Context: one part of a larger RNA
Molecule: small-subunit ribosomal RNA, central domain
Organism: uncultured bacterium
RNA sequence: CUGGGCGUAAAGGGCGAGUAGGUGGUGAGAUAAGUCAGGUGUGAAGGACCUUGGCUUAACCAAGGAAUGGCACUUGAAACUGUCUCGCUUGAGUGCAGGAGAGGAGAGCGGAAUUCUCGGUGUAGCGGUGAAAUGCGUAGAUAUCGAGAAGAACACCGGUGGCGAAGGCGGCUCUCUGGACUGCUACUGACACUAAGGCGCGAAAGCGUGGGGAGCGAACGGGAUUAGAUACCCCGGUAGUCCACGCCCUAAACUAUGGGCACUUGGUGUGGGGAGGAUCGACCCUUCCUGUGCCGAAGUUAACGCAUUAAGUGCCCCGCCUGGGGACUACGGCCGCAAGGCUAAAACUC
Numbered sequence: 001c002u003g004g005g006c007g008u009a010a011a012g013g014g015c016g017a018g019u020a021g022g023u024g025g026u027g028a029g030a031u032a033a034g035u036c037a038g039g040u041g042u043g044a045a046g047g048a049c050c051u052u053g054g055c056u057u058a059a060c061c062a063a064g065g066a067a068u069g070g071c072a073c074u075u076g077a078a079a080c081u082g083u084c085u086c087g088c089u090u091g092a093g094u095g096c097a098g099g100a101g102a103g104g105a106g107a108g109c110g111g112a113a114u115u116c117u118c119g120g121u122g123u124a125g126c127g128g129u130g131a132a133a134u135g136c137g138u139a140g141a142u143a144u145c146g147a148g149a150a151g152a153a154c155a156c157c158g159g160u161g162g163c164g165a166a167g168g169c170g171g172c173u174c175u176c177u178g179g180a181c182u183g184c185u186a187c188u189g190a191c192a193c194u195a196a197g198g199c200g201c202g203a204a205a206g207c208g209u210g211g212g213g214a215g216c217g218a219a220c221g222g223g224a225u226u227a228g229a230u231a232c233c234c235c236g237g238u239a240g241u242c243c244a245c246g247c248c249c250u251a252a253a254c255u256a257u258g259g260g261c262a263c264u265u266g267g268u269g270u271g272g273g274g275a276g277g278a279u280c281g282a283c284c285c286u287u288c289c290u291g292u293g294c295c296g297a298a299g300u301u302a303a304c305g306c307a308u309u310a311a312g313u314g315c316c317c318c319g320c321c322u323g324g325g326g327a328c329u330a331c332g333g334c335c336g337c338a339a340g341g342c343u344a345a346a347a348c349u350c
Stems, first nucleotide, its partner, number of pairs: 004321003007304002012318001014201003021194003025088007033081002035077008049065006091191001092188003095184004103177007110154001114150008125136002162169002206247006215241002220236004258317006266295012299306002323350003332343004
């Protein structure tokens, strides 16, 4: 390379927009590069193959033949691919009319709770646990009422509900802004799919500078437990958690399932929208599109399971796998302030 694979056995890139490249709807005409057919030339000899022959046979040797996948030139064919020209509308996009949504960014506002401060009432406990103790409290705690301050998070609604490419997104209002869906078919006329490299986004933790700091809380201190207890439990508590800007770039970044298109029995929930029937009607019934669940036919699978949201049947493109350990390592390179990240072996061993 051929071939086989990637839900759980090794294997889908964390996600996106997109460059090169690969692939590409439908009608007509042209062309003849690919493709196909014929012809010519070439394709040394030897070897290998076939048929004969020569050494007593064979090995060996000789003659003839065939073959030589290939290349070049030439004459044709025109279905398919390519290229060029002119079209088409179903793919894709635009427009118009709508409704849905925790999609994103910024600003402002709200109530509950917590802690702290001040004041009132009030007195001996509170707190915590399996039980305790450390801790707090007569300098008046806990409890309770009133006032104030601060930070963080938004109970109920809330839902195998919604939105987003993924990470993710949840109080309310305003401003700016992305996408999807439904309906009408007015417009463009293949403008498409995928995507190496590169670019952007990317939870948490972590890092830099400056702020902020209520609660929680690595580290750390103390109390318990225990044979010990560098833990689990308890009392404290720093970084951090929050904000702005700049880095880091990882994850069980999971549906452990790449993207696109088409096709293939059904049943039942639920979100968004449309059409029709019925009706006073938002209910109900039928149906179309688009999401999101469950159960299951054929098929598929090693089994489990998947099953119109495929892991079924096909086509196109990308990524990845090739026994376990060594090794998400070493070395080198690139990136990073660092922590480290990306790429990625071998010896040896079973």